[in-house]
RNA sequence: AAUGCAUCCAGAGUGGCGCGAGGGAUCUGGCCCUUGGACCGCCCAGCAACCUAUCCCCCGAGGGAGCAAGGUGCCAACGCCAGCCCCGGCCGGUUGCCGGGGAAACGAUGAGUU
Numbered sequence: 001a002a003u004g005c006a007u008c009c010a011g012a013g014u015g016g017c018g019c020g021a022g023g024g025a026u027c028u029g030g031c032c033c034u035u036g037g038a039c040c041g042c043c044c045a046g047c048a049a050c051c052u053a054u055c056c057c058c059c060g061a062g063g064g065a066g067c068a069a070g071g072u073g074c075c076a077a078c079g080c081c082a083g084c085c086c087c088g089g090c091c092g093g094u095u096g097c098c099g100g101g102g103a104a105a106c107g108a109u110g111a112g113u114u
Base pairs, nucleotide, nucleotide: 001114002113003112005110006109007108008107013044015043016042017041018040022033023032024031027083028082029081030080046074047073050071051070052069054065055064056063057062079106084102085101086100087099088098089097090096
């Protein structure tokens, strides 16, 4: 870097230090965070339970359970909302708006494979 699998509506300090203007993955439309210092980096704390270690089932593959020591990850808002399709409602009608459901693509994370 590619690739298939799993998960992505829960949870987690208004912490300390540094930097200094943007940031919320990309595009578009919204909306929000941010010099009262966001984002990002480091430290401490925390959340969670993908992997290792433990126990049980099992020939095995694998499945389940507990724990949170180690490896990751995460720590504003549903991956912040939406974009495509379907259903319902509002409006005299259209455009449009609101609500619900589903899908696809993309993205993120984990263990694996190449």

The prediction has a mean pLDDT of 82. This is a predicted structure of a 114-nucleotide RNA (SAM riboswitch aptamer (S box leader)) from an uncultured Verrucomicrobiota bacterium. It was read from a public genome assembly, where an Rfam model found it.